[in-house]
Transfer RNA from Trichonephila inaurata madagascariensis, 73 nucleotides, folded computationally. It matches the Rfam family "tRNA". By type it is a transfer RNA. Its family is annotated with triplet codon-amino acid adaptor activity in the Gene Ontology. About the family: Transfer RNA (tRNA) molecules are approximately 80 nucleotides in length. The sequence is in RNAcentral, with records from ENA and Rfam. NCBI's taxonomy places the organism under Eukaryota, Eumetazoa, Ecdysozoa, Araneae, Trichonephila inaurata. The coordinates come from a structure-prediction model, not an experiment, and the mean pLDDT is 80.
RNA sequence: GUCCCUGUAGCGCAAUUUGUAGCGCGUUGAACUUCUGGUCCAAAGGUCGUGGGUUCGAAUCUCACCUGAGAUG
Numbered sequence: 001g002u003c004c005c006u007g008u009a010g011c012g013c014a015a016u017u018u019g020u021a022g023c024g025c026g027u028u029g030a031a032c033u034u035c036u037g038g039u040c041c042a043a044a045g046g047u048c049g050u051g052g053g054u055u056c057g058a059a060u061c062u063c064a065c066c067u068g069a070g071a072u073g
Base pairs, nucleotide, nucleotide: 001072002071003070005068007066010025011024012023013022019056027043028042029041031039032038033037049065050064051063052062053061
């Protein structure tokens, strides 16, 4: 230099052909309990790496760039 992959909640990961983002752990609160803890219920927490384009509508398609990892010369 070329090619491929990756980026989503504090952490680890989903999202079934574009239809408006969820799971586990963690955090916070309430209830119960055999009370340094456990069970259960609920809540908070997201510019979906950045910026454009396409579309009525983009995490999803497309272009450029950036981060990380890999292949090749």